[in-house]
Context: one part of a larger RNA
Order: sequence, then structure tokens, then C1' cells
RNA sequence: CUGGGCUUAAAGGGUGCGUAGGCGGUGCGGAAAGAUGGGUGUGAAAGCCCUCGGCUUAACCGAGGAAUUGCGCCCAAAACUACCGUGCUGGAGGAAGAUAGAGGUGAGCGGAACUUAGGGUGGAGCGGUGAAAUGCGUUGAUAUCCUAAGGAACACCAGUAGCGAAAGCGGCUCACUGGGUCUUUUCUGACGCUGAGGCACGAAAGCUAGGGUAGCGAAGAGGAUUAGAUACCCUCGUAGUCCUAGCCCUAAACAAUGAGCACUGGUUUGGAGGGCCCUCCAUAGCCCUCCAGACGUAGCGAAAGUGUUAAGUGCUCCGCCUGGGGAGUAUGGUCGCAAGGCUGAAACUC
Repeated sequence: CUGGGCUUAAAGGGUGCGUAGGCGGUGCGGAAAGAUGGGUGUGAAAGCCCUCGGCUUAACCGAGGAAUUGCGCCCAAAACUACCGUGCUGGAGGAAGAUAGAGGUGAGCGGAACUUAGGGUGGAGCGGUGAAAUGCGUUGAUAUCCUAAGGAACACCAGUAGCGAAAGCGGCUCACUGGGUCUUUUCUGACGCUGAGGCACGAAAGCUAGGGUAGCGAAGAGGAUUAGAUACCCUCGUAGUCCUAGCCCUAAACAAUGAGCACUGGUUUGGAGGGCCCUCCAUAGCCCUCCAGACGUAGCGAAAGUGUUAAGUGCUCCGCCUGGGGAGUAUGGUCGCAAGGCUGAAACUC
């Protein structure tokens, strides 16, 4: 390489958009590039293979055939792929009507709690723990009431509920805005799928500049514990956590399961819509579409399990794996302010 794989054994890219490329619904007509059939030329000889023959045999040698799976040219046919033309509506998209939602961005507002400050009451403790101590407190703490300020987060509702490509999203209101679903089958007429590079987004931590700082709290300090205790526990507490602008680009970025399409028994729950039935309405019931779960048939699987949201049966495209350690290291390249990221070996060893 062929082949085999990627939930848990090595292996799905963090996610999307999309370039090249690969792949691509259905009818008719055309032409004939690929592919198909036939013919023809060529495919040196020797060798291999088959059949005969010559050395007493064999090795060896001679003759004929086959083979040379290739390439060129000619003819035929037109099912398939590609191409040209013209259609179609089932894929895809648009339209109209309806609709659910913590989807996003910005602004404004709200209450509870907390801390601080001021004032009132009060008068000896408070706090904290396994027990304590550090700490706070007669310069009046803790407790309690009133007032004010501030920052951060939004109890209950809240739900194997919802939305989003993922990261993620939760007080209320407004403005702007993305996507989805259902119904009608009204329009376009294959406009599609995937996607190397590329671009964009990307929790937390971290970085730069400027603000902000209530609570919490790496580092640090102190008190305990302990043989020790650079910890777990306690009292403080800086960066940070928050905002604005810009970087960083990593996660057990997980469903450890790439995306799309088609097909293959069921039962059940929830969410968003629609239809039917009943004389009308409502409820119940039945049916259809989409989404999110649970249980399970066949099948698959090493098993655990999975099972129409497949890990079943197939197709298309991309990414990735190839024993453990060395090592996500060294080196080179590239990106970054840095931290570091991406790409990524070998010797050696078992």
C1' cells in the first nucleotide's frame, strides 16, 4: 500500500460558515468523451506455460502454439457516468398565515440579601470550631430598629422543561435582531450534500490599558491540627472574579458517539403546532409533522450496552488511528505582549 478500524481498547477536528475538490433527484431528445462489444495494427528475440522433436536420460537445445491482461486506429450500440438541449416536482429554497422559546445585542428599572457609614435602643460579650485560638468588642461590638451608599448575583416559578452551531443562555420592561416549528401547497425549478486550505465564533483561567471592587477569594499573613503540615479547619486578605476596549484559543470543549440522505417491529412521557370524530362548542379519544427523554423487538456488539435521536442496513464527503514508554518532549516553522498555542519526530528502551 491493500485491508481493518475510531462510545468505553489507539483513533471524531471544540463549533459553524464556506473556497477548491469529491459526490449528487426525475422525464425526453441529441452527440458519443469514459465505459461496452467486434475487427485490425503493434506489443523484438530469448525466457515462463502447452505440444512435439534432438543429444542413451536429464540439465541443455530446436520447432510450433499460447500468452504478452498494454497502446493506436476503424466499425457498432447508446443501458450506465460525464456533456449539450429541453422539461418535471418529490430534494432544496422562497411566499402567505399562525406560533413557542433563559437565542443574541444595547438601554432602563426592581426587590431580597450582603457589606460599609451615620443615628436610636442596649450593656458584655461576639465570632468561630471536633475542640480551640488568631480576630472583633466598654473609644460600646454582637443583637435590634431607622436612614444612606455601593457592588455583585437574580430565591420561589424551575421541570430527565425550553432556546442556541458549539461555547453557552434564567429578575422585569423596551428597542433592534438571528434561527426554528406548524398550516396552505402559492412560487422558483436540483438552485443540493460534504468540505482540504481559509474565515468566524469559542467556558474558565491568564495577559494589556482604563475603570470598578459588596461578597467570595489563588498568592500572602496569622491561629489551629500534626512527628512535621509550605495542606485539609479557622480569622484576615492581594491579584482575580465585575465593566469597557483589545489579546489569548485551551478543557473530561463529553453523548468520550463528525455531517447529510434513505430504509428497518413496538410501548410510553414531556414540549411546539395542525387535523378528524361527536348535531354545534368544550373535554376525552384517534391521526399527522417537528423537538426532547424513558423502556425495549430484530439486528449489531468483546461485553457493558445500543436499539427510527442506532453503536442496525446502505450510500456520499471530511477528520483521525496503527504497541507501551521516550513525548505532545526536542528541533524547524508559524501565531502570541507574555503565558503559551498549532504543527510535531528520533535515538534509546520494554
Small-subunit ribosomal RNA, central domain from a metagenome, 350 nucleotides, folded computationally. Its mean pLDDT, the model's own confidence on a scale to 100, is 87.